This is a predicted structure of a 73-nucleotide RNA (transfer RNA) from Propionibacterium acidifaciens. The same sequence occurs in records of 6 taxa. The sequence is in RNAcentral, with records from ENA and Rfam.
[in-house]
């Protein structure tokens, strides 16, 4: 300087171009329980990393940037 992966929730991660963006975990609440844990339930939390193109539609495809891991000079 190149080349490839990756960036979606607080954490770890799914997610044919079309459903209201979802899962486990953790948070809060309730049910159990003599009480705790575990377990079962529901809730909250997401400008999907930014900024443009494409298309009736973009988390998904493309371009430029930013940030990280790997390799190569």
């Nucleotide at each position: 300087g190149c080349c490839u992966c990756c960036g979606u929730a607080g954490c770890u991660c799914a997610g044919c171009g079309g459903c209201c963006a979802g899962a486990g975990c953790a948070u809060u609440c309730g049910c159990c329980u003599u009480g705790u844990a575990a377990g079962c339930g529901a809730a909250g939390g997401g400008u999907c990393g930014a900024g443009g193109g494409u298309u009736c539609g973009a988390c998904u495809c493309c371009c430029u940037c930013c940030g990280g891991g790997g390799g190569c000079u």
Its Rfam family is "tRNA". Rfam describes the family as follows. Transfer RNA (tRNA) molecules are approximately 80 nucleotides in length. It is recorded under the gene name trnT. Model confidence (mean pLDDT): 81 of 100.